Description
The part of an RNA shown here (large-subunit ribosomal RNA, domain VI) has 264 nucleotides and comes from a Clostridia bacterium.

[in-house]
Context: one part of a larger RNA
RNA sequence: CGUCGGAUAUUUGAGAGGAGUUGACCUUAGUACGAGAGGACCGGGUCGAACGCACCUCCGGUGCAUCGGUUGUACUGCCAAGUGCAUAGCCGGGUAGCCGAGUGCGGAUGUGAUAAACGCUGAAAGCAUCUAAGCGUGAAGCACACCUCAAGAUGAGAUAUCCCUUGCAUAAGCAAUAAGGUCACAGGUAGACUACCUGUUUGAUAGGUCGCAGGUGGAAGCGCAGUAAUGCGUGCAGCUGAGCGAUACUAAUCGACCGAGUGC
Numbered sequence: 001c002g003u004c005g006g007a008u009a010u011u012u013g014a015g016a017g018g019a020g021u022u023g024a025c026c027u028u029a030g031u032a033c034g035a036g037a038g039g040a041c042c043g044g045g046u047c048g049a050a051c052g053c054a055c056c057u058c059c060g061g062u063g064c065a066u067c068g069g070u071u072g073u074a075c076u077g078c079c080a081a082g083u084g085c086a087u088a089g090c091c092g093g094g095u096a097g098c099c100g101a102g103u104g105c106g107g108a109u110g111u112g113a114u115a116a117a118c119g120c121u122g123a124a125a126g127c128a129u130c131u132a133a134g135c136g137u138g139a140a141g142c143a144c145a146c147c148u149c150a151a152g153a154u155g156a157g158a159u160a161u162c163c164c165u166u167g168c169a170u171a172a173g174c175a176a177u178a179a180g181g182u183c184a185c186a187g188g189u190a191g192a193c194u195a196c197c198u199g200u201u202u203g204a205u206a207g208g209u210c211g212c213a214g215g216u217g218g219a220a221g222c223g224c225a226g227u228a229a230u231g232c233g234u235g236c237a238g239c240u241g242a243g244c245g246a247u248a249c250u251a252a253u254c255g256a257c258c259g260a261g262u263g264c
């Protein structure tokens, strides 16, 4: 821009893409078959492999500043306590998120038309013949069925609901509005940008604060014991990014713009 007024929501599915794998064991049954050796079809069940999708409860990885330990050095006048730098200085853990080696799920089933193949009836060709007319059976394959996208499918579909005005002009032109939307702003279940989603005081959108969870692992100060290093007590302490909840304290201000009709 189109989809023949303008919108919001829910959809149909022409078409397109994805998936499609397979093993072992138990049983049927040591049965059918076979002199024996050996050893099934068909059917039922169990457990896997690889692959794929999703997720983070569990098991783990990461977790650039979340907690602790620690070395050197400089500084905060000194002690103590801290801060900067040294690859994040090094080391031990670790929430959310992301992830796999973790967890869950998937391939199924059924229908239709077929391939090779196997048949029925059956002539040409008094026989025979699955084929010439006609009719069947038949595959991990094909079309559906399963999952995803999908009306620019210009063949532009469907359903429900909302708005049904005003001014100037007069050829379907211009302007202001309606339903609705955009900008702007706070953001994230989204994300390269855009888009998408939530919120904008009639408010929990983000931050802060408070509480909780989770993490770390016992803060500083003071007291006690010890010559001291250090230990113990106060005290499952102190600190704590992303998690869960509460709370308008801070910031979502004031606002602007776009946007409706030809014919009967």
Base pairs, nucleotide, nucleotide: 001152005163006162007161008160009159010158011157015149016148017147018146021049022048023047024046025045026044027043033038051106052105053104054103055102059100060099061098062097066093067092068091069090070089071086072085073084074083075082076081110144111143112142117137118136119135120134165176166175167174168173180258181257182256183255184200185199186198187197188196205251206250207249208247209246210245211244212243214240215239216238221234222233223232224231225230